[in-house]
Molecule: Bacterial small signal recognition particle RNA
Organism: Planctomycetota bacterium
RNA sequence: CGUCGGGUCCCGGGCGAGCGAGCGGUGUGAACCUGGUCAGGCCGGGAACGGAGCAGCCAUAAGCAUGCGGCGCGCUGUGUCCGGGGUGCCUGACGGUU
Numbered sequence: 001c002g003u004c005g006g007g008u009c010c011c012g013g014g015c016g017a018g019c020g021a022g023c024g025g026u027g028u029g030a031a032c033c034u035g036g037u038c039a040g041g042c043c044g045g046g047a048a049c050g051g052a053g054c055a056g057c058c059a060u061a062a063g064c065a066u067g068c069g070g071c072g073c074g075c076u077g078u079g080u081c082c083g084g085g086g087u088g089c090c091u092g093a094c095g096g097u098u
C1' cells in the first nucleotide's frame, strides 16, 4: 500500500432499563353553599303524628397522597439483538513494497 473482515459512527426494526406526566386501582377527603340517615333542639298540631333540619355517622365531588405498579404515551451521551449504510478513524488475517 492492496484485499477481505471486525469495531467506532449513521439509518431502520425488535425486546428491555431509567425518568416524566396521564388513565386506572387503593387510601384520604366538604362546619355550611353534595347526597342519605338525621339524636338533641325548633316549628305545626288538642293529640296521633308531620315538617324543615344543625351536630354525629355513612357514601362521595374537587383536591391531596400512594411502600399498587396494572395500561398505553413521551424523552434519554440507557442496555442488547437483527438488518442495512459507510468519506473518516481504530483494528485482525493474508499478500506486496521499502
Base pairs, nucleotide, nucleotide: 001095002094003093004092005091006090007089008088009085010084011083012082013081014080015079016078017076018075019074020073022071023070024068025066026065027064028063034059035058036057037056042051043050044049